[in-house]
This is a predicted structure of a 357-nucleotide RNA (Bacterial RNase P class A) from a Desulfobulbales bacterium. The sequence is in RNAcentral, with records from ENA. Rfam family: Bacterial RNase P class A. It is annotated as a ribozyme. A source record names the gene rnpB. The model forms 98% of the base pairs in the Rfam consensus. Lineage of the source: Bacteria > Pseudomonadati > Thermodesulfobacteriota > Desulfobulbia > Desulfobulbales.
RNA sequence: GGGAGUGGGUGCAUGAUCGCGCCGGCAACUGUUGCCGGUGAGGAAAGUCCGAACUCCGCAGGGCAGGAUGGUUCGUAACGCGAACCGGGGGUGACCCCGGGAAAGUGCCACAGAAAAUAUACCGCCCCGGUUUCCGGGGUAAGGGUGAAAUGGCGAGGUAAGAGCUCACCGCUUCCAUGGUAACAUGGAAGGCAGGGUAAACCCCAUCCGGAGAAAGACCAAAUAGGAAAGCGUUUGAGGGCUGCCCGUCCGAAGCUUUCGGGUAGGUUGCAAGAGGUGCCGGGUGACCGGCAUCCCAGAUAAAUGAUCAUGGCCCCGUCAGGGGUACAGAAUUCGGCUUACAGCCCACUCCCUUUU
Numbered sequence: 001g002g003g004a005g006u007g008g009g010u011g012c013a014u015g016a017u018c019g020c021g022c023c024g025g026c027a028a029c030u031g032u033u034g035c036c037g038g039u040g041a042g043g044a045a046a047g048u049c050c051g052a053a054c055u056c057c058g059c060a061g062g063g064c065a066g067g068a069u070g071g072u073u074c075g076u077a078a079c080g081c082g083a084a085c086c087g088g089g090g091g092u093g094a095c096c097c098c099g100g101g102a103a104a105g106u107g108c109c110a111c112a113g114a115a116a117a118u119a120u121a122c123c124g125c126c127c128c129g130g131u132u133u134c135c136g137g138g139g140u141a142a143g144g145g146u147g148a149a150a151u152g153g154c155g156a157g158g159u160a161a162g163a164g165c166u167c168a169c170c171g172c173u174u175c176c177a178u179g180g181u182a183a184c185a186u187g188g189a190a191g192g193c194a195g196g197g198u199a200a201a202c203c204c205c206a207u208c209c210g211g212a213g214a215a216a217g218a219c220c221a222a223a224u225a226g227g228a229a230a231g232c233g234u235u236u237g238a239g240g241g242c243u244g245c246c247c248g249u250c251c252g253a254a255g256c257u258u259u260c261g262g263g264u265a266g267g268u269u270g271c272a273a274g275a276g277g278u279g280c281c282g283g284g285u286g287a288c289c290g291g292c293a294u295c296c297c298a299g300a301u302a303a304a305u306g307a308u309c310a311u312g313g314c315c316c317c318g319u320c321a322g323g324g325g326u327a328c329a330g331a332a333u334u335c336g337g338c339u340u341a342c343a344g345c346c347c348a349c350u351c352c353c354u355u356u357u
Stems, first nucleotide, its partner, number of pairs: 001353010012312007020040009042328001046339002049337005054213004061247004066209005071085005086099005100204002105202002107198003122144002124140007152170002155167003171193001172191008217269004227260006239251004276295008313326005
């Protein structure tokens, strides 16, 4: 100097004028106005994908079904999230991606190929026989071919030719010892060894799971026609609740369900002080935890958080003058995550290549 990897931040600034919402105070007015002070859209507010807080239903419970997650340990209110580690794969590397089980069973693996599993024999190799450049019988799966994948790999011995047939090494399975909380690692012993892949295929194993959702809910006011009909029932229990079903159980001591018709749909609250933010100290490899101090930073309801002007910042084009642009995008109960979108700018650490000293 060039290229790459990981993490973090910002994403227009200032001034003037005018206009809005909320909170607090003061003054007048009698339900309104004026003045002062404070404050007002994000890192994703998006998606509605997970988890919860909160509210309502349920006194609870058991079984089946259904769903979700999936290496180990830790963190957290919890999670399908995060941290560290273990194993496998990719990359020269910094780093990135993946993760229960194929020896419980079933299914699938096109085409090619002899054969994709009850394995088989196209070419080939060996042996025997014959009518001998060919035919028949037997043996074989080491060599070749097909394919993503073909009785574990390589070397030696052995054999008629071959084959874990035998042996050594590696792979695999089981057991033991050591280390580790564990996943696992290292070492040793025994075994000739279940042919491969696929489980976001069915399935098996382990763990977990009440439902609904702020239009959740609570309260107040007002109005109408305590309307009409039908069915069931009143302790021999109609109907309703407990996820979908079943068991079981509870309410219901008289009403309940369905249909038609009428009225209202207004106001207050929920509504923001929190699993909160910031700074410092301590513990921990880390995610994070604890302590001390300090701060209050939207709460609308047809929906406020803005408009105009000027100066400047950054980026692009241009010799200059100058011109153009300034991303993704708007709270609606709140919070922790994940996923997606984003013009440009800044910072830190690490890796590779080249050059110079």